[in-house]
RNA sequence: GGGGCAGUAGCUCAAUUGGGAGAGCGCCUGAAUCGCAUUCAGGAGGUUGAGAGUUCGAUCCUCUUCUGCUCCA
Numbered sequence: 001g002g003g004g005c006a007g008u009a010g011c012u013c014a015a016u017u018g019g020g021a022g023a024g025c026g027c028c029u030g031a032a033u034c035g036c037a038u039u040c041a042g043g044a045g046g047u048u049g050a051g052a053g054u055u056c057g058a059u060c061c062u063c064u065u066c067u068g069c070u071c072c073a
Base pairs, nucleotide, nucleotide: 001072002071003070004069005068006067007066010025011024012023013022019056027043028042029041030040031039032038049065050064051063052062053061
């Protein structure tokens, strides 16, 4: 320098022929308990790495760019 893969909640990850952004753990509150652990119920937390384009509509398609991993040179 070139190719491929990945980037979504604090962490690990889903979400596919483009249409409601979610789970587990963690965090907060409440109940059960004298208390802890644990269980149950509820809640907060996201510019889907960044920018632009296409579209009525983009995590998803296109272009550029950043970071990490990997292959080739």
Model confidence (mean pLDDT): 82 of 100. The RNA shown here (transfer RNA) has 73 nucleotides and comes from a Phycisphaerales bacterium. It matches the Rfam family "tRNA". It is annotated as a transfer RNA. The organism belongs to Phycisphaerales, within Bacteria. RNAcentral records the identical sequence in 2 taxa. RNAcentral holds the sequence, with entries from ENA and MGnify.